[in-house]
């Protein structure tokens, strides 16, 4: 020097002249209040994803939010956390030369199941073969044994070498490999070595067992006022009923539910938060505690526009809508770390 | 905000529940029949099953992610 991993941050900036939203203080009009207009000053004012809506939660309401069944969700181990299927750190597999990157319970030793097509045969067999008795015409037929050896196939009685046997088979030996028991290490997945036991496939993103979670609904949740309201009509039921926010059961509460008609506006919720910024201490980290600073959108027919001028890589992807923690997806271009990897030169 | 559904030849549709290698109809070309055409009749072409990944010996069908259409529903006692 090249090429890679991992990892963070910007993703426009200055003036200047206009145009907009909110909040504070001050004036001012109009009105019976609320809302509401208008001026001046000052503070401020889309994102890494604001997207997708895959997750958890926080908050709000439902007399049952209390038990259990079903349903439904997550799955290696440990750890952090308000909670998560995220996040850290390890375990085992796999891919890569590496640095790193991906993926996840148990598979008959709970039990059900399915697996075409080929092939004799997929919870077990014999088509070719191999051997052994017989008939006999060196090629046939027949009975018997075999499952090493060929064929089909992803997968066919665990590989391989050797004895044995009529052939031949873990029949037996040595060694190797699966599973299981013991035994060593570790909180734990898992891991070490000898030994004993047993060796018929694959699938659980097939039902299914096994461990923990787990009420419903959702900010168009809700609250308050206010009025052309403060009523009217119909249907079902009445205590053996009906009805109480997923479905049944118990158990409990209430005495009524549901439908259509009229009428439908302001406010609040709505932004100080499990918030950020830096510094230390602990811890491998993720995170956690102390201490000291900051206050950064709150629209509702929907707000950040427009026009000159310097810079500049910034001309991509693209706009909050009750917050927040993460996942995924989309993205043009600039720049920073790493006691990281390979390759090439040099000393 | 919240719940569904749909995507297979040019065109409309089956085939996903229970994985076995893609089906019918209509259109299209060719022959045939007919004096011509249609009608009918034989044959036969045309499909990476929106897109990528993953489980599996196999995937249109399972399961994860993206795109693109489409449907009901939710304010106001």
């Nucleotide at each position: 020097c090249g090429a890679g991993g991992c990892c963070g941050c910007c993703g426009g900036a200055c003036g200047g002249c206009u145009g907009c939203g909110c909040g504070g203080c001050g004036c001012a009009g109009g009105g019976a209040g609320a809302u509401c207009u208008g001026c001046g000053u000052u503070g401020u004012g889309a994102g890494g994803a604001a997207a997708g809506u895959c997750c958890g939660a926080g908050c709000u309401c439902c007399g049952u939010a209390g038990g259990g069944c079903a349903a439904g969700g997550u799955g290696c181990c440990g750890g952090a956390u308000a909670a998560c299927a995220c996040c850290c750190g390890g375990c085992g597999g796999a891919g890569g030369u590496g640095a790193c990157u991906c993926c996840a319970g148990g598979g008959a030793a709970a039990g059900u199941g399915c697996a075409a097509c080929a092939g004799a045969a997929a919870g077990a067999u014999a088509c070719c073969g191999c051997c052994c008795c017989g008939g006999c015409a060196u090629g046939c037929c027949g009975g018997g044994g075999u499952a090493a050896g060929g064929a089909u196939g992803g997968a066919a009685a665990g590989g391989c070498g050797a004895g044995g046997c009529a052939a031949g088979a873990g029949c037996u030996c040595a060694c190797c490999c699966g599973c299981g028991g013991c035994u060593u290490g570790g909180c734990g997945a898992c891991u070490u070595g000898a030994c004993c036991g047993c060796g018929a496939u694959g699938u659980a993103a097939a039902c299914c067992c096994c461990a923990c979670c787990c009420g419903g609904a959702g900010c168009a949740a809700g609250a308050u006022u206010g009025g052309a309201a403060u009523g009217g009509g119909a249907a079902c039921g009445c205590a053996u009923a009906u009805g109480g926010c997923u479905g049944c059961c118990c158990g409990u509460c209430a005495u009524g539910u549901u439908c259509c008609c009229c009428g439908u506006a302001a406010u609040c919720g709505c932004a100080c938060g499990a918030a950020c910024c830096g510094g230390c201490u602990g811890g491998u980290a993720a995170c956690a505690g102390c201490c000291g600073g900051u206050c950064u959108a709150g629209a509702u027919a929907g707000a950040u526009g427009g026009c000159c001028g310097u810079c500049u890589a910034a001309g991509a992807c693209a706009g909050a809508a009750c917050u927040c923690g993460g996942c995924u997806u989309a993205c043009a271009g600039a720049c920073g770390g790493c006691g990281c990897u390979c390759g090439c030169a040099u000393u | 905000c919240g719940g569904g559904g749909u995507g297979u030849g040019g065109c409309g549709a089956a085939g996903u529940u229970u994985g076995g290698u893609a089906u019918c109809g209509c259109g299209c070309a060719u022959g045939g029949u007919u004096c011509g055409g249609g009608u009918c009749c034989a044959u036969g072409a045309g499909g990476c099953c929106u897109c990528g990944g993953g489980u599996u010996c196999g995937a249109a069908u399972c399961c994860c992610g993206a795109c693109a259409c489409u449907c009901c529903g939710a304010c106001c006692a």
Molecule: RNase P RNA; transfer RNA
Organism: Clostridiales bacterium